A computed fold for a 72-nucleotide RNA from Pyronema omphalodes CBS 100304, annotated as transfer RNA. RNAcentral holds the sequence, with entries from ENA. Rfam family: tRNA. By type it is a transfer RNA. Model confidence (mean pLDDT): 85 of 100. NCBI's taxonomy places the organism under Eukaryota, Opisthokonta, Dikarya, Pezizomycetes, Pyronema omphalodes.
[in-house]
RNA sequence: GCUUGCGUGGCCAAGUGGUAAGGCGUCCCACUCGUAAUGGGAAGAUCAGCGGUUCAAUUCCGCUCGUGAGCA
Numbered sequence: 001g002c003u004u005g006c007g008u009g010g011c012c013a014a015g016u017g018g019u020a021a022g023g024c025g026u027c028c029c030a031c032u033c034g035u036a037a038u039g040g041g042a043a044g045a046u047c048a049g050c051g052g053u054u055c056a057a058u059u060c061c062g063c064u065c066g067u068g069a070g071c072a
C1' cells in the first nucleotide's frame, strides 16, 4: 500500500430497518448477631465520528478514526 473482520452502559455481549436483550460490576431493600452467599428492585448505552438513502437507521451506502487478520 491492497483486501477483509470488528467498534453497542465501567467490563463482556445479543439484536441487523419500526426506537436496544442478557451476564458481571455499581446502588438500594430483604434475609443474617454481622459479613458472604441468595432473593427482589433501581440507575446506567447521542449503538466510534461525519454525511447520504428512507416516513423511520444500531441496522443499508460513502468517507474518516481506532483495532485485529491476511497478502505484498
Stems, first nucleotide, its partner, number of pairs: 001071007010024003018055001026042005048064005